[in-house]
RNA sequence: AGAGUUUGAUCCUGGCUCAGAACGAACGCUGGCGGCACGCCUAACACAUGCAAGUCGAGCGUGAAAGGGACUUCUGUCCUGAAUAAAUCGGCGCACGGGUGAUUAACACCUGAAUAAUCUGCCCUUCUGACCAGAAUAACAGAUCCAAGGGACUGCUGAUACCAGAUAAUCCCACAAGUCUUCCGGCGCGUGCGAGAAAACUAAGGUAUCUUCCGGGCGCUAUGCGGAAGGAUGAGAUCACGUUCCAUUGAGAUAGUUGGUGAGGUAGUGGCCCACCAAGUCGACGAUGGAUAGCUGGUCUGAGAGGAUGAUCAGCCACACUGGAAAUGAGACACGGUCCAGACUCGUACGGGAGGCAGCAGUGGGGAAUCUUGCGCAAUGCAGCAAACCCUGAUGCAGCCAUACCGCGGGAGCGAUGAAGCCGUUAGGGUGGUAGAGGUAUGUAUACGGUGAGGAAUUACAUAUGUUACAAGAGGUCGUAAGCGUGACGCUAUCCUUAAAGAAAACACAGGGUAUAUCUGUGCCAGCACACGCGGCAUUACGGGGGGUGUACGAGUUGUUUGGAAUUAUUGGGGGUAAAGGGGGUGCAGGCGGUCAGAGCAAGUUGAAUAUGAAAUUCCCGAGGUUAACUUCGGAAGUGCGUUCAAGAAUGCGGUACUUGAAUACUGGAGAGGGUAAUGGAAUUUCUGGUGUAGAGGUGAAAUUGGUAGAGAUCAGGAGGAACCCUCGUGGGGAAGGGGACGACUUGGACCGAUAUUGACCAUGGGACUAGAAAGCGUGGGUAGCAAACAGCAUUAGAUACCCCGGUAGUCCUCCCCGCAAACGAUGGGUAGCAUGCACUGCGGGUAUGACCCCUGCGGCGCAGCAGCAAACGUACUAAGUACCCUCCCCGGGGAGUGCGGUCGCACGAUUAAAACUCAAAGGAAAAGACGGGGGCCCGCACACGCGGUGGAGCACGUGGUUUAAUUUGAAGAUACGCGAAGAACCCUACCAGGUCUUGACAUCUUGCCCCAACCCUACAGAUAGGGGGCUUCUUUUGGGAACGCAAUGACAGGUGGUGCAUGGUCGUCGUCAGCUCGUGUCGUGAGAUGUUGGGUUAAGUCCCGCAACGAGCGCAACCCUUGUCAUUAGUUGCCAGCAUUAAGUUGGGCCCUCUAGUGAGACUGCCGGGGGCAAACCGGAGGAAGGGGGGGGGGACGUCAGAUCAUCAUGCCCCCUAUGACUUGGGGUACCCCCGUGCUACAAUGGACGGUACAACGAGUCGGGAACUCGCGAGGGCAAGGUAAUUUUUUAAAACCGUUCUCAGUUCGGACUGCAGGCUGCAACUCGCCUGCACGAAGUCGGAAUCGCUAGUAAUCGCGGAUCAGCAUGCCGCGGUGAAUACGUUCCCGGGCCUUGCACUCACCGCCCGUCA
Repeated sequence: AGAGUUUGAUCCUGGCUCAGAACGAACGCUGGCGGCACGCCUAACACAUGCAAGUCGAGCGUGAAAGGGACUUCUGUCCUGAAUAAAUCGGCGCACGGGUGAUUAACACCUGAAUAAUCUGCCCUUCUGACCAGAAUAACAGAUCCAAGGGACUGCUGAUACCAGAUAAUCCCACAAGUCUUCCGGCGCGUGCGAGAAAACUAAGGUAUCUUCCGGGCGCUAUGCGGAAGGAUGAGAUCACGUUCCAUUGAGAUAGUUGGUGAGGUAGUGGCCCACCAAGUCGACGAUGGAUAGCUGGUCUGAGAGGAUGAUCAGCCACACUGGAAAUGAGACACGGUCCAGACUCGUACGGGAGGCAGCAGUGGGGAAUCUUGCGCAAUGCAGCAAACCCUGAUGCAGCCAUACCGCGGGAGCGAUGAAGCCGUUAGGGUGGUAGAGGUAUGUAUACGGUGAGGAAUUACAUAUGUUACAAGAGGUCGUAAGCGUGACGCUAUCCUUAAAGAAAACACAGGGUAUAUCUGUGCCAGCACACGCGGCAUUACGGGGGGUGUACGAGUUGUUUGGAAUUAUUGGGGGUAAAGGGGGUGCAGGCGGUCAGAGCAAGUUGAAUAUGAAAUUCCCGAGGUUAACUUCGGAAGUGCGUUCAAGAAUGCGGUACUUGAAUACUGGAGAGGGUAAUGGAAUUUCUGGUGUAGAGGUGAAAUUGGUAGAGAUCAGGAGGAACCCUCGUGGGGAAGGGGACGACUUGGACCGAUAUUGACCAUGGGACUAGAAAGCGUGGGUAGCAAACAGCAUUAGAUACCCCGGUAGUCCUCCCCGCAAACGAUGGGUAGCAUGCACUGCGGGUAUGACCCCUGCGGCGCAGCAGCAAACGUACUAAGUACCCUCCCCGGGGAGUGCGGUCGCACGAUUAAAACUCAAAGGAAAAGACGGGGGCCCGCACACGCGGUGGAGCACGUGGUUUAAUUUGAAGAUACGCGAAGAACCCUACCAGGUCUUGACAUCUUGCCCCAACCCUACAGAUAGGGGGCUUCUUUUGGGAACGCAAUGACAGGUGGUGCAUGGUCGUCGUCAGCUCGUGUCGUGAGAUGUUGGGUUAAGUCCCGCAACGAGCGCAACCCUUGUCAUUAGUUGCCAGCAUUAAGUUGGGCCCUCUAGUGAGACUGCCGGGGGCAAACCGGAGGAAGGGGGGGGGGACGUCAGAUCAUCAUGCCCCCUAUGACUUGGGGUACCCCCGUGCUACAAUGGACGGUACAACGAGUCGGGAACUCGCGAGGGCAAGGUAAUUUUUUAAAACCGUUCUCAGUUCGGACUGCAGGCUGCAACUCGCCUGCACGAAGUCGGAAUCGCUAGUAAUCGCGGAUCAGCAUGCCGCGGUGAAUACGUUCCCGGGCCUUGCACUCACCGCCCGUCA
């Protein structure tokens, strides 16, 4: 000191959450020792039991017993115990100490004054006094009532108990005069009157005298007593400031209330109380009322300011079962006192009594939760006493609790075979880890034994000695010296000896925030989670393991406070769009305020001094205890309040001035500013009349509607209401709302100009008052048009809407209410300073005048724009900039501007204005994309223009569905469906049924054997089994070794089993669309932008120009193949012009031509013209075989679809292992009512049938292609030449053309289906092949909605070849023959590209999202 979380990404606003510290804590887990502190926060709930306040015999009367001793007549007596115990009278204390925080919002507390309005026991100082009498009473004794508690009667008695009288002051009261003074009163002196007290005591000693010899009296000392004055201490009452929340039941409160006079009462002032008189007093600076709460020093937190808190310790207050009351006393209205009332508890003889733990322990109860019915008065204190002493649950100690803080320990050195196990692994190793084992020393704590500090100083006592008072020797007082003796804690601390490494580590966490990673299990399950969020088969987030991180006798969780949070902002925030300016004004209170001068005051302000601010705490320097916590000396600090002194600039106060702020007077012009009563024309509607006839109106299209009873149209006239065309302008006026025909009357404000007057009169503005659009309400009018509601026609799935025909309130006027609007510039008002440029408007000035312009001053209204500001957008002298003054408002979203209450209103409603609950966001601005039934530009057989199909029929093939033992499986819009499959009878085969095998059909390793192959026979459906037969190959060559084979063993083999959403590779698609990016630079806070946009152009991000961009890459194009022309080289198997020859290019010969296949040429907008920007390019032309990419192919950017494929292959993980592996026979994949897709053949005459004639190309061939000849109607058979191919075979190409026939029909079209007879391939054509012949001769007469392909050698049509293949082609891949039509064009459908715009979408419109219902 910050971090996480809104978004695909960014900046901001804003909330939520986390990390820190703390605690009188609690809970789960764990737990060695010591020191020190703390320990009912809840029920001020109820309490058993014990203790917590007594003491004095030196105030007085009275007074036992046990025990001991002595004597004795044995019955008792005396002494001691003892002037003791117990009780009474009397004195002092019990008002302290201890507890609790219920009450209390108050002079209760705090700070400071003041008491000239007061008291004060015990204590201290000073002065003074103590004279003389008297009457009772308790205890006690006797008798008595009562359950108890307690009471009454008779009799005796004392006092420091009580009382009469005397004395007396500087006491008290009154009066007179004096003096001082803060003017209230105080002080001193003198005089007079009245009132008021005492215990001549206690102990000891001495002297004289008296005596009953016991004692009394006198004097001295000590203590106690009365009066007066003062001090100290403590207390009472008073005043000022400060001290929580609610303004939505708290806005008015108060009758002893406020004041006065008199009397009473008190220690004392006072309505404290009473009588009379007056009517006041308090209050938005918050009275009265309600809620909550003891206050403070302090404590916790925080950088501080603050915020929260008020345990322990200390000060004050209040309380003592609840409420009330007084008496006593110096002090109480009294915690362990009294009286009364009440509740509760306990006894009772029912008459009546007793009690009060918020003292210390302890019990029950409540609660998440808080201790022992301990020891001692040794210490420090309190009360009493002359004192010893006595009392003391105050206090000192101990006990319990990890409750907090602090300290210590759990070991140290050595020790690598880097042991074993666990875990994980890339299989090598790693981790664990010097850790252990082992071995060497030590001893905190513990155990046994021993030692034993300090807290102890006194008082008292006896002795010695000094001192003091007295006439003073004894005794006393006050000292000194040594002596006597006192410890609860405590078997203390500490120290010493011995023994023993021995008994002593856990808890939480690991996705990022936040330090720390893997394996395994689970499979949106179980669970985690502080917020964000994890988990759906490879979870670093769940559970466990081993290793790791953090802290450590603790560590986590929960709760609470503060911090972070500048998230209530004084320090230190905001309000154009994020929450937030009141819709506008006038103005009382309030806060704020112009200039100069010289005198003044000193309230605030500043400075100094002084007193106070208790101690403790905090901080600083030290000290003590081994350290620390802890304890402690001293200091500082305590930011405050009071008093005194000083300063006088500025604020303030008081009085005097000023003119620039403000206002008033005068001139002038501008204006839809307001009000009143009049006036005007156009238009709509309606009425009357004329002309006139079938339509009008309305709409996207219609209909409802009005019209032959005469509409609409047109002409003329009348009525009535409302509104004022053009001018009209980011023009003007008004505070805002709002205001537009014209003239009149009346009236407000602003502005310019010039000169006077007043003299700060200003600005803002809570409450208050006021004007306030539209709609709406009330009263009475008015009503042409328009028009909520309502009705009808349409539209639609519906249409309570949009469109149309009607139509009532209302709109207009009058008077009254309402008081709300996106009442917006979403921007409160005022003042001052701060770049420019332009336009408009009002009034002035400038050149001799006038107009327009121009220059210029003031006021207003706008635009552009710098600095600055701002999250950005933007704003920018009309600020959202720089400052000041005043006011209103905001504090996450929703709930909600809602509810309740108050006020206002006739009502509708307005205003003021919450909470429960709920979410982790809601929001602003900007950037990229996608999208739009937004816009612009452009392209594509995309549409259009054409040609031919599909969809209807039959058949073939594929999919779905169904069926089945099995119908193996994948592919699913485009981008699955004649697709994987370039060819399922067996095989393939993955599927099904049956029969078999288990180290296996296949691979490697180990061991053993070796007579081991092939082949034959038998059984079987076969796999297989049995038998026979058989002596292999290579190398050494002497054994032997290796291969093959057999057998055994276990490692392993094997899987077309799963996951294409774990993957590689490959492929499809957008799309051969023109795009996709990068480096550097620049701009922006940033995401990003620029480049790549713009102007042209292109098939093209193709090229050119321009430009804060300059370059580059992947794509485009080109390079490659093929085809079209030519040249050249080479002529065999090709060719034949000329020469010769043959049946024949057959042969000689030739290589001109064709052709073949090598190498080259050719086309580049190169040339000309046009327009274009002297560009790129385009259009036209020439030449040319070919012209603007010549035709065709191959070639597919960044990426998208979790697209397809684990069944081509490869591969992670999972799964099977006598089976999900392997072998075999048979079956299935070919099923069949049906849907869909792709094709073939047709429906015929542009045709069928028959006959004749002609012209190809690409290919393929020795397990093959097969000529010729021959047989067969034919499929085909027989024999067999040549060909390993420009030589031979396939190989007759077909459509075409010529001729004949058919004549529009289910046919001489069409050929399905079926029968019979055959052929070929093959172990084998039943399921289930192809072909031939004869016979049979179905549907079908051009195909609904819809839909597909194609722009030229293309569509259409015709045949040929090849791969696969034993056989099987309507499929696929190729080849050539014949050979069209059409394109105006880009509005529309589909797809795509670029720019721009909107956006609440980003899984991106198949989006998001609202309401209702379940």
A computed fold for a 1414-nucleotide RNA from an uncultured bacterium, annotated as small-subunit ribosomal RNA. It matches the Rfam family "Bacterial small subunit ribosomal RNA". Its family is annotated with ribosome and structural constituent of ribosome in the Gene Ontology. The sequence is in RNAcentral, with records from ENA and Greengenes. Its mean pLDDT, the model's own confidence on a scale to 100, is 82.